A computed fold for a 73-nucleotide RNA from an uncultured Rhodospirillales bacterium, annotated as transfer RNA. Rfam family: tRNA. Rfam classes the family as a transfer RNA. About the family: Transfer RNA (tRNA) molecules are approximately 80 nucleotides in length.

[in-house]
RNA sequence: GCCGACAUAGCUCAGUUGGUAGAGCAACCGAUUUGUAAUCGGUUGGUCGGGAGUUCAAGUCUCUCUGUCGGCA
Numbered sequence: 001g002c003c004g005a006c007a008u009a010g011c012u013c014a015g016u017u018g019g020u021a022g023a024g025c026a027a028c029c030g031a032u033u034u035g036u037a038a039u040c041g042g043u044u045g046g047u048c049g050g051g052a053g054u055u056c057a058a059g060u061c062u063c064u065c066u067g068u069c070g071g072c073a
Base pairs, nucleotide, nucleotide: 001072002071003070004069005068006067007066010025011024012023013022019056027043028042029041030040031039049065050064051063052062053061
């Protein structure tokens, strides 16, 4: 330099054909216990990497930039 994949909650990841953003773990509150752990119930937590475009509507489609990883040279 060329090609490809990935970027979504504090962490690991889903999100199907474009139509109200989710799970597990963590955190917090409660139940249980003499108490802790474990278990159970609940709650909080997101400019979906930045920018632009298409669309009535974009996490999803298009372009560009940034970062990470891999391949070729």